[in-house]
Context: one part of a larger RNA
RNA sequence: GUCCGGGAGUUGUUGGGUAGCGCGUGCCUAAGAUGUUCAGCAUCGGAGGCGGAGCGAAAGCGAGUCCGAAACGGGCGACUUAGUGCUACUCAGCAUAUCCGAAUGCCGGUGAUCUACGCAGGAGCAGGUUGAACCCUGAGUAACAUCAGGGGGAGGACUGAACUCGUGGUGGAUGAAAACACCUGAGAUGACUUCCGUGUAGGAGUAAAAGGCUAGUCAAACCGGCGAAUUGCUGAUUCUCCUCGAAAUGACUUUGGGGUCAGCGUCCGGCCACUACGUGACGGGGGUAGAGAGACUGAAUCGGUUUUGGGGGUCCACCAGACUACCCUGCCGAACCAAACUCCGAAUACCGUCACGACUAUCCGGGCAGUGAGUAAGGUGGGGAUAAGCUUGCUUUACGAGACGGAAACAGCCGAGACCGCCGGCUAAGGUCCCAAAAUCAGGGCUAAGUGUAAAAGGAAGUGGGAGUGCUAAGACAGCCAGGAUGUUGGCUUAGAAGCAGCCACCAUUUAAAAAGUGCGUAACAGCUUACUGGCCGAGCAUUCCCGCGCCGAAAAUGAUCGGGCCUCAAGCCCUGUGCCGAAGCCGCGGAUGUACGAGGGUCGUUGACUUUCGUACGUGGUAGAGGAGCGUACCCAACGGCAGCGAAGUCGACUCGGAAGGGUCGGUGGAGCGUUGGGUAGUGAUAAUCCGGAC
Numbered sequence: 001g002u003c004c005g006g007g008a009g010u011u012g013u014u015g016g017g018u019a020g021c022g023c024g025u026g027c028c029u030a031a032g033a034u035g036u037u038c039a040g041c042a043u044c045g046g047a048g049g050c051g052g053a054g055c056g057a058a059a060g061c062g063a064g065u066c067c068g069a070a071a072c073g074g075g076c077g078a079c080u081u082a083g084u085g086c087u088a089c090u091c092a093g094c095a096u097a098u099c100c101g102a103a104u105g106c107c108g109g110u111g112a113u114c115u116a117c118g119c120a121g122g123a124g125c126a127g128g129u130u131g132a133a134c135c136c137u138g139a140g141u142a143a144c145a146u147c148a149g150g151g152g153g154a155g156g157a158c159u160g161a162a163c164u165c166g167u168g169g170u171g172g173a174u175g176a177a178a179a180c181a182c183c184u185g186a187g188a189u190g191a192c193u194u195c196c197g198u199g200u201a202g203g204a205g206u207a208a209a210a211g212g213c214u215a216g217u218c219a220a221a222c223c224g225g226c227g228a229a230u231u232g233c234u235g236a237u238u239c240u241c242c243u244c245g246a247a248a249u250g251a252c253u254u255u256g257g258g259g260u261c262a263g264c265g266u267c268c269g270g271c272c273a274c275u276a277c278g279u280g281a282c283g284g285g286g287g288u289a290g291a292g293a294g295a296c297u298g299a300a301u302c303g304g305u306u307u308u309g310g311g312g313g314u315c316c317a318c319c320a321g322a323c324u325a326c327c328c329u330g331c332c333g334a335a336c337c338a339a340a341c342u343c344c345g346a347a348u349a350c351c352g353u354c355a356c357g358a359c360u361a362u363c364c365g366g367g368c369a370g371u372g373a374g375u376a377a378g379g380u381g382g383g384g385a386u387a388a389g390c391u392u393g394c395u396u397u398a399c400g401a402g403a404c405g406g407a408a409a410c411a412g413c414c415g416a417g418a419c420c421g422c423c424g425g426c427u428a429a430g431g432u433c434c435c436a437a438a439a440u441c442a443g444g445g446c447u448a449a450g451u452g453u454a455a456a457a458g459g460a461a462g463u464g465g466g467a468g469u470g471c472u473a474a475g476a477c478a479g480c481c482a483g484g485a486u487g488u489u490g491g492c493u494u495a496g497a498a499g500c501a502g503c504c505a506c507c508a509u510u511u512a513a514a515a516a517g518u519g520c521g522u523a524a525c526a527g528c529u530u531a532c533u534g535g536c537c538g539a540g541c542a543u544u545c546c547c548g549c550g551c552c553g554a555a556a557a558u559g560a561u562c563g564g565g566c567c568u569c570a571a572g573c574c575c576u577g578u579g580c581c582g583a584a585g586c587c588g589c590g591g592a593u594g595u596a597c598g599a600g601g602g603u604c605g606u607u608g609a610c611u612u613u614c615g616u617a618c619g620u621g622g623u624a625g626a627g628g629a630g631c632g633u634a635c636c637c638a639a640c641g642g643c644a645g646c647g648a649a650g651u652c653g654a655c656u657c658g659g660a661a662g663g664g665u666c667g668g669u670g671g672a673g674c675g676u677u678g679g680g681u682a683g684u685g686a687u688a689a690u691c692c693g694g695a696c
Base pairs, nucleotide, nucleotide: 001696002695003694004693005692006691011095012094013093014092015091016090017089018088019087020086021085022084023083026050027049028048032044033043034042035041036040054061055060064076065075066074067073098236099235101233105226106225107224108223109222110221116200117199118198119197121195122194123193124192125190127159128158129157130155134151135150136149137148138147139146163187164186165185168183169182170181171180202218204214205213206212239630240629241628242627243626244625249262250261251260252259253258263371264370265368266367267366268365269364270363275361276360277357278356279355280354281353282352283351284350290344291342292341297338298337301334302333303332304331305330309328310327311326312324313323314322315321374399375398376397377396378395379394380393381392382391383390404415405414406413419591420590421589422588424587425586426585430581431580432579433565434564435563439578441577442576443575444574445573446572452567458552459551462549463548464547465546466545467544468543469542470541471540479536480535481534482533483532485509486508487507490504491503492502515530519528520527592620593619594618595617596616597615598614599613600612601611602610603609604608631685633682634681635680636679637678638677639676640675642674643673650669651668652667653666654665655664656663657662
C1' cells in the first nucleotide's frame, strides 16, 4: 500500500415542546402490599404531586391585592375557554453523555543488580627515566656555612603497556550496535582503578554543580489508583430521496479562532389588517455633494491710492516743511483655500399620507437550529504614497452555498440561475480565415507601424482631415546666371581697427538694387558670403492652430509567441447595415415531483380528517441547518393448513423491476435452515479518524 473484519448521539433521571391515547362535575399514584399462569401481569395503596386564586418582603387580605393618610391613581391579577397521566419523537440540565487524543494534579506502593555519593573487607598498576630529604667519607671553616664523591629512594614527578577515560577525524545513521568500529588521543602511585557486601529515594536522595544521576525514563522515577481527569483545541462520525434554506453583523463578555441575547434559516400554530414590499403623487426634517467669502472662524496672493492714519529713512541750525522704488493700516480693484468654516445648498436616502401593483411577503406565539474568521468587484469616504491581491467604514452585486456559455487557461468580471430525458428550434455575452460552430458578408473611411499583439514625460517636414494668416501670372517659393557700388579705411579707440575686437553715430550719393553691413576670414588689408536687385523658369509657396491613425522614447534573467497558425483596400482600427453561430437562458415534445385551487372516487369516530385519480396555475441550484417520506440489517411477537435434502441460508454469474436506498427470477456452488405480511426492540448501514486488529 491493498483486501477482510472492527469502529462513534447511548442509557438513567428531571424538565420544555410536539403528536397519539386514557380520564376529565379534575387527573395521577410512589414506596409498599396481596394475588398470579411469576424476568411478566392484575388488584390494592391518595402519603404525595399537578390543576382548581391571586396580590404582598411579610403579618395578612382575597376576585382582588399591593403602594399609601388617601384616590376616581398606578403595578400585578380576575372578568376571558381545563386540566392531568402515560407512550413515542425532539431539545435542554445532571450524570463519562457521539468517538479517539493531552501536558498535568493528588493518593498508595516498588526500585541504588544501571548510575551518584558514603561505609566495611579485598584486588590491580609490565618495563624504562629522573634522583628530594637523610646518612657516610673527603675537602673546607675559629666553629658553622659551603663544595665533591658514595649511599639513599621522595614525588596528585617523567616516558609508556595492562587498566581507566573519550581529544580530533572517518565510517556507521530502516546501524553489526536504541551510542558502535577503526585511526588518533588523555591519565596511568593516585583527588587512581576495580570486585564483593552494605547504606541513602521521589519535592526525596545523591551530586569536585552538568538540572547531572536515581534500571534505554528525570525542572520531580516507576507501578497501581482517583480516571473514560479535563481539553473554548485538532481529527473522525457509516443507507436513500423530497421541500425550504442561512451567517461571517450589533451589543456585552479576563472577550477576541469561545460564548449569551438580538439579527438572518426552518417547522408548527395564530392574525387576514391595504400590515410589509414596489411604483407614482403629495407632505416633511436635514446640512452631505456643490458653492461661497463685504456671513462667522481660520488660512491666503497681487495691484492701485491726487487720497486716511501711524512708524522708519533722506534733506533740513531751529521752526515749518519737502521727498520717499520702505513697513503697517484704511479705501478701491483683482485672484483664492478648509473633515473638525457656513450667508447658502441639491440629487439620493429616510419618515408620513393617499392611490395603484403584486405568481410576493409582513406581523404575533412557540419548537429546533446554524452563523457570530468572510472574500472580490462597482459606487462613496478614512488610513497609506489620490502604493498593494493593503487596511478600515457605508452601500450594491457575485462567490461563499452556483453548475452552464464567454474572458486561451482564471471562486468574486460579462452572459445566465442546472427537476429528468430528446441525434428538435430561438437567442444572451461573445463571436463568424484555419485549429473551431458561424460572413474570407455588403458599403464608407483610416493605418504600413505586424501598429493591431504592453507604457509616460518629451521628441519628429510620418500620414489623412479641418481652420486661419501672409506672398503669388504686375511671376511667388527653391535653384541657376548676373549685380551687390560711391563719399569711406564713418568718428573714436588702438601698435593696427579698412562693414565684421570694442565704444558712438548710423548720414548722404549713384542706382534696378546694394547695411557706415548677416556670417566665415586677415596681424591689419585682401578674399568668400548674406541682406537687397535684375534675368532664366512657370504654379503654387511659407507659416500657425485643431482632430484621426501611426513613429521614436521601449533593457532581464531555461525557448519563443497575439491561445496558436497566420493576417495588410485586412483575418487590424473607426462608422453603417444584413445574416448566421452561440448556454444547463427561452421555446417545443415526453416524464417525475412540491404547493395551491377545482372536480370525481374510497375509508373513518362524518360542520371534518385521511387517502386516491384527473385537471389548472406556479414552482423543483444549494453548504451550515430545519422539516418530510422511505430502503436495508439483527433479534422478538402474531398470522400465513408460508418455503426447504425434489436442496434453506450464504456465495458466483446472467437477466430483470423500481425515482433512490434497494427488490425479484433463473442457473452454478453450497448442504440446513429461511421467508412474507402486520407490529415491536435495537450493539442497525464506513473509501477516510497519520483510526484498531489480521492477511498478503